[in-house]
RNA sequence: GGGUCGGUAGCUCAGCCGGUAGAGCGGCGGCCUGAAAACCCGCUGGCGCAGGUUCAACUCCUGCUCGGCCCA
Numbered sequence: 001g002g003g004u005c006g007g008u009a010g011c012u013c014a015g016c017c018g019g020u021a022g023a024g025c026g027g028c029g030g031c032c033u034g035a036a037a038a039c040c041c042g043c044u045g046g047c048g049c050a051g052g053u054u055c056a057a058c059u060c061c062u063g064c065u066c067g068g069c070c071c072a
Stems, first nucleotide, its partner, number of pairs: 001071007010025004019055001026044005048064005
């Protein structure tokens, strides 16, 4: 340099065809307890960046950027 896969919540990952972004763990509050843990209930928090297409983009297109693998 070329090819390919990936970047979504603090972490691990879903979200296949464009139509209100989710789960588990974590954190916070509550319930329970003599106190705590566990269980249970609620809350918290995010689409790598910039453009384009569209009524509407995590999703499609282009460029850039970061990481894995392959080739040179």
RNAcentral holds the sequence, with entries from ENA. Predicted 3D model of a 72-nucleotide RNA (transfer RNA) from a Tepidisphaeraceae bacterium. Taxonomically the source falls in Tepidisphaeraceae (Bacteria, Pseudomonadati, Planctomycetota, Tepidisphaerales). The coordinates come from a structure-prediction model, not an experiment, and the mean pLDDT is 85. Rfam family: tRNA. Gene Ontology term of the family: triplet codon-amino acid adaptor activity. Rfam classes the family as a transfer RNA.